A computed fold for a 73-nucleotide RNA from a Clostridia bacterium, annotated as transfer RNA.
Rfam family: tRNA.
It was read from a public genome assembly.
Model confidence (mean pLDDT): 82 of 100.
RNA sequence: GCUAGAGUGGCGCAGCCGGUAGCGCAAUUGAUUCGUAAUCAAUAGGCCGAGGGUUCGAAUCCCUUCUCUAGCU
Numbered sequence: 001g002c003u004a005g006a007g008u009g010g011c012g013c014a015g016c017c018g019g020u021a022g023c024g025c026a027a028u029u030g031a032u033u034c035g036u037a038a039u040c041a042a043u044a045g046g047c048c049g050a051g052g053g054u055u056c057g058a059a060u061c062c063c064u065u066c067u068c069u070a071g072c073u
């Protein structure tokens, strides 16, 4: 330099034939317990790496760009 893949709450992932973002763990609160853990219930937390475009509507499609990984040279 070229090609391919990935980037989504604190962490790991799903959602990517366009219709307004979900799961697990972690966190907080409550219940339970003599107490802790475990268990149960609830709550909070992301508008999707960044910018632009198409569209009534974009995490999803298109363009540019940044970071990481793998392969080729």
Base pairs, nucleotide, nucleotide: 001072002071003070004069005068006067007066010025011024012023013022019056027043028042029041030040031039049065050064051063052062053061